[in-house]
């Protein structure tokens, strides 16, 4: 040059056309003299950008951009 592949919370990472979530990690509070560990709680989101189909798109389809990977 070219084919696939991935992009959602601070970090791993799930998920379906109909209001987004888990585990660490953080805030508070309770236990403790203290911490750790438990337990309640809470915050953190432009679901990589932008167009299109649809009553309705993180989900489908184009295209683009970043990374990964096969050929060469």
């Nucleotide at each position: 040059g070219u084919g696939g592949g991935u992009g959602u919370a601070g970090c791993u990472c799930a998920g379906u056309g109909g209001c987004a979530g888990a585990g660490c990690a953080u805030g508070u509070g309770u236990u403790u003299u203290g911490c750790a560990u438990g337990c309640a709680u809470g915050a953190g989101g432009u679901c990589c950008u932008a167009g299109g189909u649809u009553c309705a798109a993180u989900c489908c389809c184009c295209a683009g951009c970043a990374c990964c990977u096969c050929c060469a």
Model confidence (mean pLDDT): 81 of 100.
This is a predicted structure of a 72-nucleotide RNA (transfer RNA) from Camelus ferus.
Its Rfam family is "tRNA". By type it is a transfer RNA. Its family is annotated with triplet codon-amino acid adaptor activity in the Gene Ontology.
The sequence is in RNAcentral, with records from Rfam.
The source organism's lineage runs through Eukaryota, Eumetazoa, Theria, Laurasiatheria and Camelus.